Transfer RNA from a Deltaproteobacteria bacterium, 74 nucleotides, folded computationally.
Rfam family: tRNA. By type it is a transfer RNA.
The source organism's lineage runs through Bacteria, Pseudomonadati, Myxococcota and Myxococcia.
It was read from a public genome assembly.
Model confidence (mean pLDDT): 80 of 100.

[in-house]
């Protein structure tokens, strides 16, 4: 330098080939239980879906550019 994949909650990751509430597990907080802790059960909080622009009535999703991470080639 070229190609491919990835970036979504504190962490690990789904998600719909564009549509009216963006989710799971773990973690955190509160409650029940316990002498207490853990486990278990119930509930809650937590998101600019990497950034900017474009297409569209409507973008996490499609297109372009950039940034960062990983792999391959030179």
């Nucleotide at each position: 330098g070229g190609g491919c994949g990835g970036a979504u909650a504190g962490c690990u990751c789904a998600g719909c080939u564009g549509g009216u509430u963006a989710g799971a597990g773990c973690g955190u907080c509160g409650g029940u239980u316990u002498u207490a802790c853990a486990c278990a059960c119930c509930g809650a909080a937590g998101g600019u879906c990497c950034a900017c622009g474009g297409u569209u009535c409507g973008a996490u999703c499609c297109c372009g550019u950039g940034u960062c991470c990983g792999c391959c080639c030179a």